[in-house]
Molecule: Bacterial large signal recognition particle RNA
Organism: Thermotogota bacterium
RNA sequence: CCAUGCUAGGCGGGGGGCUGGCGGUCCCCUGAACUCGAAAUCCGCCAUACGCGGGGCCGAAUUCCCACCCGAGGCCUGUGGAGUCAGGGAUAGGGAUGCAGGUGAGGCGUUGAAGAUUGGGUCCCACGCAACGUUCACCCGUGAACCUGGUCAGGCCCGGAAGGGAGCAGCCAUAAGCGGGAAAGAACGUGUGCCGUGGGGGAGCCCGGUCGGAGCUUUCAUCUGCAUUACUCCCUGGUUCUGCACGGUCGAAGGUGGGUGCAUGG
Numbered sequence: 001c002c003a004u005g006c007u008a009g010g011c012g013g014g015g016g017g018c019u020g021g022c023g024g025u026c027c028c029c030u031g032a033a034c035u036c037g038a039a040a041u042c043c044g045c046c047a048u049a050c051g052c053g054g055g056g057c058c059g060a061a062u063u064c065c066c067a068c069c070c071g072a073g074g075c076c077u078g079u080g081g082a083g084u085c086a087g088g089g090a091u092a093g094g095g096a097u098g099c100a101g102g103u104g105a106g107g108c109g110u111u112g113a114a115g116a117u118u119g120g121g122u123c124c125c126a127c128g129c130a131a132c133g134u135u136c137a138c139c140c141g142u143g144a145a146c147c148u149g150g151u152c153a154g155g156c157c158c159g160g161a162a163g164g165g166a167g168c169a170g171c172c173a174u175a176a177g178c179g180g181g182a183a184a185g186a187a188c189g190u191g192u193g194c195c196g197u198g199g200g201g202g203a204g205c206c207c208g209g210u211c212g213g214a215g216c217u218u219u220c221a222u223c224u225g226c227a228u229u230a231c232u233c234c235c236u237g238g239u240u241c242u243g244c245a246c247g248g249u250c251g252a253a254g255g256u257g258g259g260u261g262c263a264u265g266g
Stems, first nucleotide, its partner, number of pairs: 001266006009058003012030005020046005034055004064259006073250004077245014094231001095229011106217003115211008123200006129193002131190006138181005148173004156165003
């Protein structure tokens, strides 16, 4: 140096999260990398921790190990912006709401405002009247197998006969009941009334009389004051998104350099 067979080792790595800590299951980055099974109030471990339990493959190098470069990406710290939530505070400046007042417009008012006084109404009670309803009475119709009436064919009963008796159906009426009518009657009732009489009540409102003699009115606009609110402003914290940093830290893929066996035969 060549060939064969083995072994260490490898068949992905990293960040976040979790954890006392280290791996895995989870999320993300890288980018292509054997397969099966279980894993969150979880699985395997303990600084020699860089998974566990089966199966399979490669194998000392493009593949294993180390260092450096570059660097996707993550995390930390600091700082800025936006959204949202919570807490605290400030002021009345603007906004909103309410009250009071001023001014202007509009409306009412000498055919008489405010105010005063007076009568009535609105309200309550009683009675009356009216209206309406129900019932009774009234009128019409209907209305009983027998237990209603009249008349009672046939048939039945009594009688020697003359004659007499009870009586079904039918017919005619009628009772309760039912249906309808109604101008008038009676009783009872009422979520009824621009109704009347009497009484009560009188705050407000409405109508009118008298006195009075010029105001009244928030319908609109604007201004002022007061009160409330916290839309507004400030501070702090949480959370989400986003940007920046000669900052810190970890760092995949890629690149460069170096390192790593054993046995047999030739």